């Protein structure tokens, strides 16, 4: 230097054809128990890498970066 792939919550990842961003695990809180753990309820957490476009609307669609990864040279 060229080519594929990925960045979505603390982690692991879903997210369908563009139409109000989820789950499981972790945290917090409450019930249950003598106590912890299990279980069972509810709760907090998100500039969807950054920027710009297209659109009435963009986590999805196009363009540039940026960073990990993989392949040819």
């Nucleotide at each position: 230097g060229g080519g594929c792939u990925c960045a979505u919550a603390g982690c692991u990842c879903a997210g369908u054809u563009g139409g109000u961003a989820g789950a499981g695990c972790a945290u917090c809180u409450g019930a249950c128990u003598u106590u912890u753990a299990a279980u069972c309820a509810g709760a907090g957490g998100g500039u969807c890498a950054c920027a710009g476009g297209u659109u009435c609307g963009a986590g999805c669609c196009c363009c540039g970066u940026u960073g990990a990864g993989c392949c040819c040279a």
The RNA shown here (transfer RNA) has 73 nucleotides and comes from a Holosporales bacterium.
It matches the Rfam family "tRNA". The family's RNA type in Rfam is transfer RNA. Its family is annotated with triplet codon-amino acid adaptor activity in the Gene Ontology.
Its mean pLDDT, the model's own confidence on a scale to 100, is 81.
It was read from a public genome assembly.